[in-house]
Context: one part of a larger RNA
RNA sequence: GGCGCACGGGGGAUGCCUAGGCUCCCAGAGGCGAUGAAGGACGCGACAAGCUGCGAAAAUCCGCGGGGAGGGGCACAUACCCACCGAUCCGCGGGUGUCCGAAUGGGGCAACCCACCCAGCUGAAGGCUGGGUAUCCGCCGCAAGGCGGAGGCAAACCCGGGGAACUGAAACAUCUAAGUACCCGGAGGAGGAGAAAGCAACAGCGAUUCCCUGAGUAGCGGCGAGCGAAAGGGGACGAGCCCAAACCGGUGGCGUUACGGCGCGACCGGGGUUGUAGGGCCGCCAACAGGCGAAGGAAGGCGAAGCGGAACCCGCUGGAAAGCGGGGCCAAAGGGGGUGAUAGCCCCGUACGCGUAAGCUGCACCGGAGCCGGCGGAACCCUGAGUAGGGCGGGGCACGUGAAACCCUGUCUGAAUCCGCGGGGACCAUCCCGCAAGGCUAAAUACUCCUGGGAGACCGAUAGCGAACCAGUACCGUGAGGGAAAGGUGAAAAGCACCCCGAACAGGGGAGUGAAAUAGUGCCUGAAACCGUGCGCCU
Numbered sequence: 001g002g003c004g005c006a007c008g009g010g011g012g013a014u015g016c017c018u019a020g021g022c023u024c025c026c027a028g029a030g031g032c033g034a035u036g037a038a039g040g041a042c043g044c045g046a047c048a049a050g051c052u053g054c055g056a057a058a059a060u061c062c063g064c065g066g067g068g069a070g071g072g073g074c075a076c077a078u079a080c081c082c083a084c085c086g087a088u089c090c091g092c093g094g095g096u097g098u099c100c101g102a103a104u105g106g107g108g109c110a111a112c113c114c115a116c117c118c119a120g121c122u123g124a125a126g127g128c129u130g131g132g133u134a135u136c137c138g139c140c141g142c143a144a145g146g147c148g149g150a151g152g153c154a155a156a157c158c159c160g161g162g163g164a165a166c167u168g169a170a171a172c173a174u175c176u177a178a179g180u181a182c183c184c185g186g187a188g189g190a191g192g193a194g195a196a197a198g199c200a201a202c203a204g205c206g207a208u209u210c211c212c213u214g215a216g217u218a219g220c221g222g223c224g225a226g227c228g229a230a231a232g233g234g235g236a237c238g239a240g241c242c243c244a245a246a247c248c249g250g251u252g253g254c255g256u257u258a259c260g261g262c263g264c265g266a267c268c269g270g271g272g273u274u275g276u277a278g279g280g281c282c283g284c285c286a287a288c289a290g291g292c293g294a295a296g297g298a299a300g301g302c303g304a305a306g307c308g309g310a311a312c313c314c315g316c317u318g319g320a321a322a323g324c325g326g327g328g329c330c331a332a333a334g335g336g337g338g339u340g341a342u343a344g345c346c347c348c349g350u351a352c353g354c355g356u357a358a359g360c361u362g363c364a365c366c367g368g369a370g371c372c373g374g375c376g377g378a379a380c381c382c383u384g385a386g387u388a389g390g391g392c393g394g395g396g397c398a399c400g401u402g403a404a405a406c407c408c409u410g411u412c413u414g415a416a417u418c419c420g421c422g423g424g425g426a427c428c429a430u431c432c433c434g435c436a437a438g439g440c441u442a443a444a445u446a447c448u449c450c451u452g453g454g455a456g457a458c459c460g461a462u463a464g465c466g467a468a469c470c471a472g473u474a475c476c477g478u479g480a481g482g483g484a485a486a487g488g489u490g491a492a493a494a495g496c497a498c499c500c501c502g503a504a505c506a507g508g509g510g511a512g513u514g515a516a517a518u519a520g521u522g523c524c525u526g527a528a529a530c531c532g533u534g535c536g537c538c539u
Base pairs, nucleotide, nucleotide: 001538002537003536004535005534006533007532008531009530015524016488017487020459021458022456023455024454025453026452027451028450029448030447031153032152039100040099041098042055043054044053046078050074051073061094062093063092064091065090066089070082071081072080105114106113107112115133116132117131118130119129120128121127135150136149137148138147139146140145157188158186159185160184161183162182168175172222198205199204209236210235211234212233213232219227220226240440241439242438243384247270248269249268250267251266253264254263255262256261275418277383278382279381280380281377282376283375284374285373290372291371292370296366297365300361301360302359306354307353308352312327313326314325315324316323328345329344330334336348337347338346389413390412391411392410393409394408395407396406399425420435421434422433423432424431475482476481495523498510499509500508501507
């Protein structure tokens, strides 16, 4: 020096554990904000750095309800207090709530600086306290101004306005990716769509939405890559309505007048809402009967903290019994968790039952706002215009200009008026379907920042969220932004009194605790690398 064995050091793998995560289901909630949000700054404690809570009334104040012996948060110490005259704690409601922040009196390098008006402390200056003073929009007003609304934040879902590229086409330009990502605007618990100028095909259907199917079909396509319907059928749900106009009435205005009127226009009310056309108008019938039915009320239900809630002992092993043995019991409860090992009957609970404030729901019932006729006639009036349609250029439709209908429109044009108009995939005829150019509309559908409950052939600390731990922290970056590591003594601190070595508050040896101290806080288990000591063998 090598190899081997043993014992240590070192290290933190492995096993076990779970306080945390992940995914889904059911239910709830689906918003907060000028009554100042979200998010912060700075403060508030006997001592107080951090977290949590709170706001100068500051780990809190008041009321009501619950609860019933301890309490002064994490946080196990000291001191001092509080509490059965009911505290702490839990639920609901209220009060207070500095400064910044939409931030809104003006300014500003957020948490700071400086004003004006009114009132008060008051008696001037000065200071302090309370209230007010931003902008835009709407309504009212001659104005001054008054009143109301908006603004900002928020995970996804939704609608609208804009809108890529990488990529694919084995290159690339049409095409694709994709109307995706992203930006902007808007709304709601949903949003959008929605009561046929629809679809269909000689049979018919009867608003919209969503799912399955039709179907990777029909089609589209440098007919490449690729894109990709609809009707119909089966389900979920189910709802239908209101204006504009004709006509009638009222109130202002204007024009004209022979002063009798006539005409125009505005606003308000009645009327009216349709495609087997409907309505006006005219005539007749019916007319307070009947039906529908909003707000609100109420029984009931849901609903906060919460309340009741069955049944076990002995022996053995052991540090400890829930284990083993023996003998019982309950069960609408043998889900689960805890307790010194594995407990239906020890504890918390569980099944089941009970409970009510706010709030929500609730149309059997009360209540009644309000709404709702029929027949006939004639062919005088009305039935959405810079619209429909057309040309050019684009876009949307599964459809790339194609034979390209249909929808939208930048530009140029531009009808008809019920004997009317649109559509049925060029176009024409026949036939059929419908009634545009105004508006509203639950449910079935989408989503989950959040709350409650439940479940996993989900993870178990290099896993699972980045984060089980004081993490979006430390740290890095001018910034946008990037972004960790880090869990475990023990049943209980019983966390080693006392003695010794030592310079020692380092470390260690005894002693003691404990079942265990190679469980001593650098703490469960404690692998390997690596380091050492002893012994053996070899050189």
Predicted 3D model of a 539-nucleotide part of an RNA (large-subunit ribosomal RNA, domain I) from a sediment metagenome. Its Rfam family is "Bacterial large subunit ribosomal RNA". The prediction has a mean pLDDT of 84.